[in-house]
RNA sequence: GGGGUCGUAGCUUAGCCCGGUUAAAGCGCUGCUCUGUCACAGCAGAGAUCAGGGGUUCAAAUCCCCUCGGCCCCG
Numbered sequence: 001g002g003g004g005u006c007g008u009a010g011c012u013u014a015g016c017c018c019g020g021u022u023a024a025a026g027c028g029c030u031g032c033u034c035u036g037u038c039a040c041a042g043c044a045g046a047g048a049u050c051a052g053g054g055g056u057u058c059a060a061a062u063c064c065c066c067u068c069g070g071c072c073c074c075g
Base pairs, nucleotide, nucleotide: 001074002073003072004071005070006069007068010027011026012025013024020058029045030044031043032042033041051067052066053065054064055063
């Protein structure tokens, strides 16, 4: 340098192929209940400009282009 693959909450993932309401789940975190205290359990809640930018579209995490980063292959 060329090709492939991946990037979504603090962590691990689903959703992407085939575009459609408020982006979902587990763990973790916060508060409350419970308890002598902690833990467990129950209830409630916060938390992701979907790697970044641009394009297509009425509508983009999803399609297209470029860039960045991780991993793998070729040279």
Background: Predicted 3D model of a 75-nucleotide RNA (transfer RNA) from a Pseudomonadota bacterium. The RNAcentral record of the sequence draws on ENA. It matches the Rfam family "tRNA". Rfam links the family to the GO term triplet codon-amino acid adaptor activity. The coordinates come from a structure-prediction model, not an experiment, and the mean pLDDT is 83.